Annotation: A computed fold for a 73-nucleotide RNA from Rozella allomycis CSF55, annotated as transfer RNA. It is recorded under the gene name tRNA-Thr-AGT-2-1. The organism belongs to Rozella allomycis, within Eukaryota. Its mean pLDDT, the model's own confidence on a scale to 100, is 82. It matches the Rfam family "tRNA". Rfam classes the family as a transfer RNA.

C1' cells in the first nucleotide's frame, strides 16, 4: 500500500427481506429470611463508532472518515 471482518447497555453479545432497540451477566429497590446467600418481582442504565446520502421510514441499504482484528504483497 491492497483486500476481509467487526465496532449496539458497566461487561460479552443477539437484532441485516429496512417499521417501537433487546438478551444473559452485572447494577439498584422491594418481596422471602432471625441475618446473610440463594429465589421472585419491579426498574435504571442507549445520540446502534462519527459524518453524509437514499428512504414516509436507516442500528439495518450507499459513500466518507476513525478504531480494532485478520490476511496479501
Nucleotide at each position: 500500500g491492497c483486500c476481509u471482518u467487526c465496532u449496539u447497555a458497566g461487561c460479552u453479545c443477539a437484532g441485516u427481506u429496512g417499521g417501537c432497540a433487546g438478551a444473559g451477566c452485572g447494577c439498584a429497590u422491594g418481596c422471602c429470611u432471625a441475618g446473610u446467600a440463594a429465589g421472585c418481582a419491579u426498574g435504571a442504565g442507549g445520540u446502534c463508532g462519527a459524518g453524509u446520502g437514499u428512504u414516509c421510514a436507516a442500528a439495518u441499504c450507499c459513500c466518507u472518515c476513525a478504531g480494532a482484528a485478520g490476511g496479501c504483497a